[in-house]
Glycine riboswitch aptamer from a Gammaproteobacteria bacterium, 100 nucleotides, folded computationally. The coordinates come from a structure-prediction model, not an experiment, and the mean pLDDT is 77. It matches the Rfam family "Glycine riboswitch aptamer". Rfam 15.1 lists 9,425 matches to the family in 5,228 species. Gene Ontology term of the family: glycine biosynthetic process.
């Protein structure tokens, strides 16, 4: 200079899939109580993939090696009314590196 990249943060938007079934507990709310709502803790099947993670993986190189690795896989962990979260875009702000 605000040209490129990281990396940190503010704002904006940001999908998928059961408000699932049993059982137990409770400060509590309803009250026609054998109860229902909430909230918690197990236990079951079914499902998602866009936090993380891993891959024997697309792709990276004229070719092979090594290395590197997706929005692919794979569901360990996440996650299936809202609420939290959220890869990833856009935007603004600070730090670094390179380039001129």
């Nucleotide at each position: 200079g605000a040209c490129a990249g990281u990396u940190c943060u503010g704002c904006g938007g940001g999908a998928g899939a059961g408000a699932c079934c049993c059982g137990g507990g409770c400060a509590g709310c309803u009250u026609c109580u054998c109860a229902g709502c909430g909230c918690c803790c197990g236990g079951g099947c079914g499902c998602c993939g866009a936090a993380g993670g891993c891959g024997c993986a697309a792709c990276u190189c004229c070719g092979c090696c090594c290395g590197g690795a997706a929005a692919c896989g794979c569901u360990c962990a996440g996650g299936c009314a809202a609420a939290c979260g959220g890869a990833c875009c856009g935007u603004g702000g600070a730090a670094c590196u390179g380039c001129g």